[in-house]
Context: one part of a larger RNA
RNA sequence: AUUGAACGCUGGCGGUAUGCUUAAGACAUGCAAGUCGGUUUGCUAGAUGCUGACGAGCGGCGGACGGGCGAGUAACGCGUAGGAAUUUGCCUAGUAGUGGGGGGUAGCCCAGAGAAAUUUGGAUUAAUACCGCAUAAACUCUAGGGGAUCUGAGGACCGUGCGCUAUUAGAUAAGCCUGCGUGGGAUUAGCUAGUUGGUGAGGUAAAGGCUCACCAAGGCGACGAUCUCUAGCUGGUCUGAGAGGAUGAUCAGCCACACUGGAACUGAGACACGGUCCAGACUCCUACGGGAGGCAGCAGUGGGGAAUAUUGCACAAUGGGCGCAAGCCUGAUGCAGCCAUGCCGCGUGUGUGAAGAAGGCUUUCGGGUUGUAAAGCACUUUCAGUUGGGAAAAUAAUGACGGUACCUGCAGAAGAAGCCCCGGCUAACUCCGUGCCAGCAGCCGCGGUAAUACGGAGGGUGCAAGCGUUAAUC
Numbered sequence: 001a002u003u004g005a006a007c008g009c010u011g012g013c014g015g016u017a018u019g020c021u022u023a024a025g026a027c028a029u030g031c032a033a034g035u036c037g038g039u040u041u042g043c044u045a046g047a048u049g050c051u052g053a054c055g056a057g058c059g060g061c062g063g064a065c066g067g068g069c070g071a072g073u074a075a076c077g078c079g080u081a082g083g084a085a086u087u088u089g090c091c092u093a094g095u096a097g098u099g100g101g102g103g104g105u106a107g108c109c110c111a112g113a114g115a116a117a118u119u120u121g122g123a124u125u126a127a128u129a130c131c132g133c134a135u136a137a138a139c140u141c142u143a144g145g146g147g148a149u150c151u152g153a154g155g156a157c158c159g160u161g162c163g164c165u166a167u168u169a170g171a172u173a174a175g176c177c178u179g180c181g182u183g184g185g186a187u188u189a190g191c192u193a194g195u196u197g198g199u200g201a202g203g204u205a206a207a208g209g210c211u212c213a214c215c216a217a218g219g220c221g222a223c224g225a226u227c228u229c230u231a232g233c234u235g236g237u238c239u240g241a242g243a244g245g246a247u248g249a250u251c252a253g254c255c256a257c258a259c260u261g262g263a264a265c266u267g268a269g270a271c272a273c274g275g276u277c278c279a280g281a282c283u284c285c286u287a288c289g290g291g292a293g294g295c296a297g298c299a300g301u302g303g304g305g306a307a308u309a310u311u312g313c314a315c316a317a318u319g320g321g322c323g324c325a326a327g328c329c330u331g332a333u334g335c336a337g338c339c340a341u342g343c344c345g346c347g348u349g350u351g352u353g354a355a356g357a358a359g360g361c362u363u364u365c366g367g368g369u370u371g372u373a374a375a376g377c378a379c380u381u382u383c384a385g386u387u388g389g390g391a392a393a394a395u396a397a398u399g400a401c402g403g404u405a406c407c408u409g410c411a412g413a414a415g416a417a418g419c420c421c422c423g424g425c426u427a428a429c430u431c432c433g434u435g436c437c438a439g440c441a442g443c444c445g446c447g448g449u450a451a452u453a454c455g456g457a458g459g460g461u462g463c464a465a466g467c468g469u470u471a472a473u474c
């Protein structure tokens, strides 16, 4: 000088930033990822048609982003500079097309099984769900020709919009390879059989022992292999004149993880935090047959700890998902609440006032000091309080914050100062008490009868809404 600090004493206001560093220990409750319509079914008074709202199923897109955490990882993980053998939904630009059919399955209905979670059988139905076919050539007609306003509902016809299919290029994103850099230990010296290379094949979006068959016997290592301990990396942050040293909270980039271990499915993208399956530990429900769950999302609970906040408001702004849109969702985000945790600013009055009052302390008893300090007199009203008005942030509408910021009037010095220290280092001294006791102490050291070093008082120094101590780094 600094801190994501804690503790002790004290504490007026505002702005701004931060706030589980410990148990990647366990979690009650609520919320944190939905949205859209081609279609069908139920209800709305019986039937049919259309339209709208709600819910379910089916289907499309999104749940691979955003948010959290740092357990693992000493590694092409990260940083930097390059490389070639790749993919890329949505987006942009271009080219070509988008014709005509079919089958059956959820849902609904009926009948069952089960305590529940869930599930079986039958009948029936749709799609932008699923599956074939067509697309060429040939043939026919034509050079101004067809179709016209028809219809009960519907539909035909024309135009437009959102789409869809194939493909080319871009953009974005991602995968892969390499040089160099990136901790401690030699009281770890040898390590390695898919191991190192080749041929061929398989596999992948893609190069490659990535995998396999065969062949060869290689590969790494004192320039530290292997083993072991520790650790997410970086931009940065702290310190320092710098070189360095220490560190990696908040913010940003990358990586890894999602109760523990393993695995694949779907998909443009995952081996997937709020998806699936298997195994395990734990918790819960049960009719004992069987089931359900995963806060290292936001709040919150108990636990651990010296120690770290509200089960708040809103989608108004910024951004994200879906949608043609209206809009819906969004604990991302914007705000508010709590904490002197840090930084910054302001206030706790100003001027005058000597009888140098009283009181305190001290004294050589004359006085000295507290001290212009107080009282008194004359003023002011920042901040806080209170009255009234009241935004910008959103260029048309839309304001959670918020009757907030700010403006205005009113009253009254009124509501607002502490903490450490005073032997030397080190700014600041006397009296009393104690008597190697009680105690102090960062180092030197004080205390055994006059202690500027212990305790109290008066006085003084320093900093100040803080001050000191402890811990840690330079």
Stems, first nucleotide, its partner, number of pairs: 001473003005470005012346006019338001020304001026301002029299003034061003068257001070255001077182007086174002091170008099133001101131002109122005150155001183229003190220003195217008232254004236247004259280005282293004310336001312335003318332001319330004349379004359370004383415001385410002388407002418463002421460002423444003429458005439446002
This is a predicted structure of a 474-nucleotide part of an RNA (small-subunit ribosomal RNA, 5' domain) from an uncultured prokaryote. Model confidence (mean pLDDT): 81 of 100. Its Rfam family is "Bacterial small subunit ribosomal RNA".